[in-house]
Context: one part of a larger RNA
RNA sequence: GAUGAACUCUGGCGGCGUGCUUAACACAUGCAAGUCGAACGGAAAGGCCCUUGCUUGCAGGGGUACUCGAGUGGCGAACGGGUGAGUAACACGUGGGUGAUCUGCCCUGCACUUCGGGAUAAGCCUGGGAAACUGGGUCUAAUACCGGAUAGGACCAUCGUUUAGUGUCGGUGGUGGAAGGUUUUUCGGUGUGGGAUGAGCCCGCGGCCUAUCAGCUUGUUGGUGGGGUAAUGGCCUACCAAGGCGUCGACGGGUAGCCGGUCUGAGAGGGUGUACGGCCACAUUGGGACUGAGAUACGGCCCAGACUCCUACGGGAGGCAGCAGUGGGGAAUAUUGCACAAUGGGCGCAAGCCUGAUGCAGCGACGCCGCGUGGGGGAUGACGGCCUUCGGGUUGUAAACUCCUUUCGUCAGGGACGAAGCGAAAGUGACGGUACCUGGAUAAGAAGCACCGGCUAACUACGUGCCAGCAGCCGCGGUAAUACGUAGGGUGCGAGCGUUGUCC
Numbered sequence: 001g002a003u004g005a006a007c008u009c010u011g012g013c014g015g016c017g018u019g020c021u022u023a024a025c026a027c028a029u030g031c032a033a034g035u036c037g038a039a040c041g042g043a044a045a046g047g048c049c050c051u052u053g054c055u056u057g058c059a060g061g062g063g064u065a066c067u068c069g070a071g072u073g074g075c076g077a078a079c080g081g082g083u084g085a086g087u088a089a090c091a092c093g094u095g096g097g098u099g100a101u102c103u104g105c106c107c108u109g110c111a112c113u114u115c116g117g118g119a120u121a122a123g124c125c126u127g128g129g130a131a132a133c134u135g136g137g138u139c140u141a142a143u144a145c146c147g148g149a150u151a152g153g154a155c156c157a158u159c160g161u162u163u164a165g166u167g168u169c170g171g172u173g174g175u176g177g178a179a180g181g182u183u184u185u186u187c188g189g190u191g192u193g194g195g196a197u198g199a200g201c202c203c204g205c206g207g208c209c210u211a212u213c214a215g216c217u218u219g220u221u222g223g224u225g226g227g228g229u230a231a232u233g234g235c236c237u238a239c240c241a242a243g244g245c246g247u248c249g250a251c252g253g254g255u256a257g258c259c260g261g262u263c264u265g266a267g268a269g270g271g272u273g274u275a276c277g278g279c280c281a282c283a284u285u286g287g288g289a290c291u292g293a294g295a296u297a298c299g300g301c302c303c304a305g306a307c308u309c310c311u312a313c314g315g316g317a318g319g320c321a322g323c324a325g326u327g328g329g330g331a332a333u334a335u336u337g338c339a340c341a342a343u344g345g346g347c348g349c350a351a352g353c354c355u356g357a358u359g360c361a362g363c364g365a366c367g368c369c370g371c372g373u374g375g376g377g378g379a380u381g382a383c384g385g386c387c388u389u390c391g392g393g394u395u396g397u398a399a400a401c402u403c404c405u406u407u408c409g410u411c412a413g414g415g416a417c418g419a420a421g422c423g424a425a426a427g428u429g430a431c432g433g434u435a436c437c438u439g440g441a442u443a444a445g446a447a448g449c450a451c452c453g454g455c456u457a458a459c460u461a462c463g464u465g466c467c468a469g470c471a472g473c474c475g476c477g478g479u480a481a482u483a484c485g486u487a488g489g490g491u492g493c494g495a496g497c498g499u500u501g502u503c504c
Stems, first nucleotide, its partner, number of pairs: 001503003005500003009496001012371006018364002020329001025327003029324003034075003039072002042068002046066001047064008082282003092206007101199002106195008114148004123138006154175007162167001180187002208254003215245003220242008257279004261272004284305005307318004335361001337360003343357001344355004374404004384395004408445001410440005418431001421428002448493005453474003459488005469476002
């Protein structure tokens, strides 16, 4: 000098930041991922209208489509948010490669969107179960599912061309597609080329400690055939060969997420990786696949373990390292807040809905920055305190007194920008009656902490008497202590001050 700090004493205001560094310990409760009726059958859940019965706000019937519970279907749920346990690794950083690859939504080019079919959920009927849930029968729809047609291009096989090469171009044979909705406009669907974005894989180089770890390795190292993948590859498998790595530190052990950065330093360097941004890994522990363009699938599924809860004992349910919050651990770290107004995301033609992302507010002097606690005059240098050589000195222009000002705070009135958006219009701001502006009153409501032997700015008195105590180092204290304790005075910093921890 710095700090995600803690502790002691003290504490007026504002702005901007920041806040579980420990138990990746366990979690009550609420919320954190839905949306689309312009895909579908519908109206069983709710509203509204009519009507019947009446118990006068309930039951039955009908209608409406205001919209919509539940259901089928689509898209999203792989983003966003959290944490740093693991990981010494192509995990990260940086620079390359992919003639070894994929990419939903988006942009752009070309071509197409034809003819049919059978189901099933919901519904209705009926079972099982304490529940979670689940079985059977029967009916129905689709942008759900299936089949046919069409295909110069796509893919596969093969032949040729070109290439260093698996790329390019051409020939022959084979295979494979679609879906409709909407009042208008238009939104979709299928195949394929290109782009964009995102990702996978490979390689060079770089960044911890330890030799009181010196040898390590059998899918091990390489080849051939096969399998698998979007794709290369011992990634897997059969066979063959016997290789491969290592004192330029293999293998083992310990520690650790990596980086942009950040702290320090003149720099070189050293420390560090909190917040913000990028990448990685993880989601109670371990394992597994499914779906999908995409999966470590946090708020998906299955199995096993530990734990918690419900149970009618047969069986079930759960996963805060999301936001709040609780217990626990700890020196120590916040509200079970408001709003989708803005920015962004998902769905939707849109209106809109959802969004603990985000925007805001609350708490904490935790940090940085700014402001205030008044300004001028004022000597009988008052009283009081302290010291004293008893003359006085000092506190000290300090106070009183007088004149002035009113920041901040307080009271009253006005009152935003953020909305260039959305909506036919009316209207629409969480923050917020906030910021800000105007006016009013009164010096009024606002100063402490540490130190004063030397280092190191700042000295006297009393008390104590190697005691009580101080102390970063040297050291002080045993009767005149500027070093302990108190007081007066002084010095330093100041809404802080000092101590402790850690780094340079």
A computed fold for a 504-nucleotide part of an RNA from an uncultured bacterium, annotated as small-subunit ribosomal RNA, 5' domain. The coordinates come from a structure-prediction model, not an experiment, and the mean pLDDT is 81.